[in-house]
């Protein structure tokens, strides 16, 4: 580095060092940052994909099985930070077609909002 599969509105922060940019890329908004952010390392935590065969421990008469410790990752700001791209709904001051009993009322494109669903991303199993 490909490929595939699950997840991604829940959850967890402190000390040190360093010093100007960071939020994955591109554009747009909006966050964070000299009260030191980002990154680095130490501890600490959360979760629980894997792993729990071999150590320990619980449930279990015993296997078998289950569950936890421990281990391997991840992670610990803001939904992945929010939009892009398709759809489906609803609403739309305008604009625009058609019909019209001239009071309207369909319909298209734009917008706005809400949901779907994708695309890209992350992270983990697998497989190459």
């Nucleotide at each position: 580095u490909g490929c595939u599969u699950a997840u991604c509105c829940a959850g967890a922060a402190a000390g040190a060092c360093c010093g100007a940019g960071g939020g994955a890329c591109a554009g747009g908004g909006c966050c964070c940052g000299a009260c030191a952010a980002c990154g680095u390392c130490u501890u600490a935590g959360c979760a629980a994909c894997c792993u729990g065969a071999g150590u320990u421990c619980u449930c279990c008469a015993c296997a078998c099985g289950a569950g936890a410790a421990g281990g391997g990752u991840g992670c610990u700001a803001a939904u992945u930070c929010c939009c892009u791209u398709u759809c489906u709904a609803c609403a739309u001051c305008g604009a625009u077609u058609g019909c019209u009993u001239c009071g309207g009322c369909a319909g298209u494109a734009g917008u706005g909002u809400a949901g779907a669903a994708g695309a890209a991303g992350a992270u983990a199993g697998g497989c190459g």

The RNA shown here (SAM riboswitch aptamer (S box leader)) has 128 nucleotides and comes from a Flammeovirgaceae bacterium. It was read from a public genome assembly, where an Rfam model found it.